[in-house]
């Protein structure tokens, strides 16, 4: 630089479930555990999903309805940094 390079090799992560603990919840973190993963590293900038604590509005018997200041990066685009090869 590589438009489908991921072949080896040495190696990383780790989905679901279970358990513990943190959250109002989505969800996170750890610890068993592999479905998969060439960025399944990092960034919520763009879309897009999940949840409503606190506010709004109704209702007034338990609720119901909008709301992200809260999550996802392993939903998709972007931005960055990387590993090993090849040129």
């Nucleotide at each position: 630089g590589g438009u489908u390079u991921g072949a080896a090799a040495g190696g990383g992560c780790a989905a679901a479930a279970c358990c513990a603990c943190c959250g109002a919840a989505a969800g996170g973190u750890g610890g068993u555990g592999a479905c998969g993963c060439a960025a399944a590293g990092u960034c919520a900038c763009c879309g897009g999903u999940c949840u409503a604590a606190g506010g709004a509005g109704c209702a007034c018997a338990g609720g119901c309805u909008c709301u992200a200041u809260g999550a996802c990066a392993g939903c998709g685009g972007g931005a960055u940094u990387g590993c090993a090869c090849c040129a």
Record summary: This is a predicted structure of an 87-nucleotide RNA (c-di-GMP-I riboswitch aptamer) from an uncultured Gammaproteobacteria bacterium. Of the family's consensus pairs, 95% are formed in the model. The prediction has a mean pLDDT of 85. It was read from a public genome assembly, where an Rfam model found it.